[in-house]
RNA sequence: GGGUACGUAGCUCAAUGGUUAGAGCAUCCGCCUUCUAAGCGGACGGUUGUAGGUUCGAUCCCUACCGUACCCG
Numbered sequence: 001g002g003g004u005a006c007g008u009a010g011c012u013c014a015a016u017g018g019u020u021a022g023a024g025c026a027u028c029c030g031c032c033u034u035c036u037a038a039g040c041g042g043a044c045g046g047u048u049g050u051a052g053g054u055u056c057g058a059u060c061c062c063u064a065c066c067g068u069a070c071c072c073g
Base pairs, nucleotide, nucleotide: 001072002071003070004069005068006067007066010025011024012023013022018056027043028042029041030040031039049065050064051063052062053061
């Protein structure tokens, strides 16, 4: 330099064009327990990497850029 894949909550991941972007873990609160852990219930937490484009509507499709991993040279 060329190519491929990926980027979504603090972490690991869903959601392949249409109701308000969800789950587990973590954190906080409550219940339970003599106490802790475990268990149960709830809450908190997101400019979906950035900027444009297509569309009535974009996490999803297209383009460029940024970052990470791998392959080729």